[in-house]
RNA sequence: UAAGUUGACCAGAUGAUCGCAUCUCUUUGAGAUGAGGAAAGUCCGGGCUCCAUAGGAUAGGAUGCCGGGUAACACCCGGUGGAGGUAACUCCCAGGCUAGUGCCACAGAAAUAUACCGCCUCAAUUAUUUGGGGUAAGGGUGAAAAGGUAAGGUAAGAGCUUACCGGGUUUCAGGUAACUGAAAUGCCAGGUAAACCCCAUCCGGAGUAAGUCCAAAUAGGGAGAAAUUAAGAGUGAUCCGCUCUUCUCCGGGUUAGGACGCUAAAAUAAACAGGCAACUGUUUAUUUAGAUAGAUGAUCAUCCCAGACAGAACCCGGCUUAAAGGUCAACUUAUUUC
Numbered sequence: 001u002a003a004g005u006u007g008a009c010c011a012g013a014u015g016a017u018c019g020c021a022u023c024u025c026u027u028u029g030a031g032a033u034g035a036g037g038a039a040a041g042u043c044c045g046g047g048c049u050c051c052a053u054a055g056g057a058u059a060g061g062a063u064g065c066c067g068g069g070u071a072a073c074a075c076c077c078g079g080u081g082g083a084g085g086u087a088a089c090u091c092c093c094a095g096g097c098u099a100g101u102g103c104c105a106c107a108g109a110a111a112u113a114u115a116c117c118g119c120c121u122c123a124a125u126u127a128u129u130u131g132g133g134g135u136a137a138g139g140g141u142g143a144a145a146a147g148g149u150a151a152g153g154u155a156a157g158a159g160c161u162u163a164c165c166g167g168g169u170u171u172c173a174g175g176u177a178a179c180u181g182a183a184a185u186g187c188c189a190g191g192u193a194a195a196c197c198c199c200a201u202c203c204g205g206a207g208u209a210a211g212u213c214c215a216a217a218u219a220g221g222g223a224g225a226a227a228u229u230a231a232g233a234g235u236g237a238u239c240c241g242c243u244c245u246u247c248u249c250c251g252g253g254u255u256a257g258g259a260c261g262c263u264a265a266a267a268u269a270a271a272c273a274g275g276c277a278a279c280u281g282u283u284u285a286u287u288u289a290g291a292u293a294g295a296u297g298a299u300c301a302u303c304c305c306a307g308a309c310a311g312a313a314c315c316c317g318g319c320u321u322a323a324a325g326g327u328c329a330a331c332u333u334a335u336u337u338c
Base pairs, nucleotide, nucleotide: 001334002333003332004331005330006329007328008327009326010325012303013302014301015300016299017298018297020034021033022032023031024030025029036309040320041319043318044317045316046315047314048207049206050205051204055240056239057238058237060203061202062201063200064199065079066078067077068076069075080094081092082091083090084089095198096197100196101195102192103191104190116139117138118135119134120133121132122131123130124129147165148164149163150162151161152160166187168185169184170183171182172181173180174179211260212259213258214257221250222249223248224247225246231245232244233243234242267286268285269284270283271282272281273280274279
C1' cells in the first nucleotide's frame, strides 16, 4: 500500500422564532421532559392479571455434544467434535441405525449381499465351441457394490501374510465432562432419524379490548333440563382426584362514562473487586414518553463526511428481518522499504 476477518460507536448537529403533548409551580405565565437500533416480525422466554382451592397419570408438544451464565429461554459465553477457508475466522440437519419397523427410484448380475464380462483349472469336441469347479484382485452400472495403498504369496485371487493408514472393541494415562493420546486385538457387512421410532430433560390456559374499583339503570320476566342412589358445572385434550350447587335457551333494561392497571424498573452510567468470558458483587450518581381518533411540526442561519431503514400504545431479556453513509480499534494474507 492492497485485499480480507472480527468487534464497538454514530443515526445529522448548533442557535433563534412560532407551534404540539404530559407533569410541576409563586398560574393567563414560567420551568422540566418528550419515539428506535431496530420501536418492525409476533418467532422464543419471562414479569404481571384472571380462571383457581389446583394435584396425579396418559396422550401431545418442545429441546438434543460438554460445562457455565441468566428470572428464564430454542438466547449468550467458553470448550470438544465435524465442515469450509492459505489464514485471521465462519458455520452445524452435533443423542441413538447393535430395541424395532420402513426407504434407497432408474441403471446394474446383484442394494443386506451377488457373479454379467473377465481370470485360473478339469473334461468333452477334427476345429469352432460346450459343460463342471474355483475366484471377487481387474472391467462395466450406479450416489453408494464384502475398508484404502503397496509388497509378498497363490492354479488364479482375496487381510491369505506383512508395512503404513482408517474404523470398532478392550486396557492404561490426561481432562469436571464432551473427548484426546498410547498399547493390544481383530476387520466385526453401507446410507437415511428435518423417516416412523427409542432415550434423556422440560412444559396448565388465556391475555392489557388481561383485569380491579366507582357511578348509572332495569322486567328477580318466560320456557326447558338435571338432581339428593347422584347429576350438572369448573380456561389446552382424556381419565382419576378436588371444589361448588344449579345448567341451557328466549326476551327486556343500563352502559360507548370515570379512575386505576400505565411506567422506579430482573433500570441506566461510572469506579473497584472476582471470573478466560458471558456475567456477578460492592459503592456512588441519575430518573429519561405515557397518548386513547391517538403528542415531535414549520421557518431562518451556520457546520458537515452523510441521512438510509424507518414512529412507542403493559413492560423486560433475546432472536430474525430491513438498511445509506461515516468513525475507531485489533487481527490475517500478499507486496515493497528501513
A computed fold for a 338-nucleotide RNA from Halanaerobium polyolivorans, annotated as Bacterial RNase P class A. Its Rfam family is "Bacterial RNase P class A". Gene Ontology terms of the family: ribonuclease P activity, tRNA processing and dimeric ribonuclease P complex. The prediction has a mean pLDDT of 76. Taxonomically the source falls in Halanaerobium (Bacteria, Bacillati, Clostridia, Halanaerobiales).